Predicted 3D model of a 390-nucleotide RNA (Bacterial RNase P class A) from a Phycisphaeraceae bacterium. A source record names the gene rnpB. The RNAcentral record of the sequence draws on ENA. Its mean pLDDT, the model's own confidence on a scale to 100, is 77. Rfam family: Bacterial RNase P class A. It is annotated as a ribozyme.
[in-house]
RNA sequence: UGGCGUGGACGCGGCGACCGCGGGCGGGCAUGACCCGUCCGAGGAAAGUCCGAACACGGCAGGACACGGUGGUGGGUAACGCCCACCGGCGUCGCUGGCGACGGCGGCGUCAGGGAAAGUGCCACAGAAAACAGACCGCCCGGCUUCGGCCGGGUAAGGGUGAAAAGGUGCGGUAAGAGCGCACCGCCGACUUGGCGACAGGCCGGGCACGGUAAACCCCACCGCGUGCAAGACCAAGCAGCCCCAUGGGAAGUUCGCUUCCCCACCCUGGUCCGGGGUGUGGGGCGGGUAGGUUGCUCGAGCCCGUCGGCAACGGCGGGCCUAGAGAAAUGGUCGCCCCGGUUGUGCAAACGGCCGGAACAGAAUUCGGCUUACCGUCCACGCCAAAAA
Numbered sequence: 001u002g003g004c005g006u007g008g009a010c011g012c013g014g015c016g017a018c019c020g021c022g023g024g025c026g027g028g029c030a031u032g033a034c035c036c037g038u039c040c041g042a043g044g045a046a047a048g049u050c051c052g053a054a055c056a057c058g059g060c061a062g063g064a065c066a067c068g069g070u071g072g073u074g075g076g077u078a079a080c081g082c083c084c085a086c087c088g089g090c091g092u093c094g095c096u097g098g099c100g101a102c103g104g105c106g107g108c109g110u111c112a113g114g115g116a117a118a119g120u121g122c123c124a125c126a127g128a129a130a131a132c133a134g135a136c137c138g139c140c141c142g143g144c145u146u147c148g149g150c151c152g153g154g155u156a157a158g159g160g161u162g163a164a165a166a167g168g169u170g171c172g173g174u175a176a177g178a179g180c181g182c183a184c185c186g187c188c189g190a191c192u193u194g195g196c197g198a199c200a201g202g203c204c205g206g207g208c209a210c211g212g213u214a215a216a217c218c219c220c221a222c223c224g225c226g227u228g229c230a231a232g233a234c235c236a237a238g239c240a241g242c243c244c245c246a247u248g249g250g251a252a253g254u255u256c257g258c259u260u261c262c263c264c265a266c267c268c269u270g271g272u273c274c275g276g277g278g279u280g281u282g283g284g285g286c287g288g289g290u291a292g293g294u295u296g297c298u299c300g301a302g303c304c305c306g307u308c309g310g311c312a313a314c315g316g317c318g319g320g321c322c323u324a325g326a327g328a329a330a331u332g333g334u335c336g337c338c339c340c341g342g343u344u345g346u347g348c349a350a351a352c353g354g355c356c357g358g359a360a361c362a363g364a365a366u367u368c369g370g371c372u373u374a375c376c377g378u379c380c381a382c383g384c385c386a387a388a389a390a
Stems, first nucleotide, its partner, number of pairs: 001386010013338007021041008029032001043361001047372002050370005055228004067224005072086005087113001088111010114219002119217002121213003136159002138155007167185006186208001187206003191202004232295004241286006248263006264280006302321008339358008
């Protein structure tokens, strides 16, 4: 100097003009889904819809079972499976102590981190053996031998298999071995000290018992009703229903709602008549409620700054600000100047010009708090790698 990874910050460079789109408010008269003015108009993830809430409706005496979720401790928060701090385990790096097993200090990373001494299940392959341990090779003892080995017994120290082989190291001990004995390391238990606590330290005792697995069943503790703004509330055309009032004439039938026929009136066909076809009322009210409209709707666990408390997450106080609420749904474009980056020309240089570029992921739909995922470029921090020069 470059590249890669992780974490963090910013996220269409700034100003101006014009045109266009959505919404609020004000105004105009030619009352149109018109015109004019003015203000506002996407994100860090608006996304996935994975958690937690607000709000709304439905359900609900209480308890138990079932089902689902969470799981070290303390704190933060409206709440959480989120965040902060701490504890512990594991891995790794550096320094360091010890003959060794292993330990101490510090940094970084990581953990669904309650219970495996309640029960059940499972532990592939390999391996002799995978949980009431277990002799394949080896070692040791005894017997036999055709001298190649074979048989019986002991042995879990060595080899081999495996993700895992029933504590480890050193010394003793032994036929060979073995917590068989001792010391230490580890483990378990009691006491004690410190800490709110997870836990840590000390001391005493015990040869050591309890393999792993609960993102297997299960046990324990705690939490948990369902559906979602297409929630819900209000108003309410048209059609259908019901009620009331008035509603051409006559006849027949009738289940008393109506139906059929004749006359009458009107409409269509037609130049006219006959004929044919069709219609036979209007008004008021009622409840439920479709289309549609209004509301819910954006001022909120809000944002910014300062200060105080706290290691921090966060909280208190003070000041300032208003920042899309639209319906399948707008938020864009052009030009000029400046800025940044690349490239190039003139020039001894300073400098002055030309051209190109300013991107990605994505896009509100009731609203918040998180998590996760996606992403261009610049900057910062850490780690790793490479090249060149000295």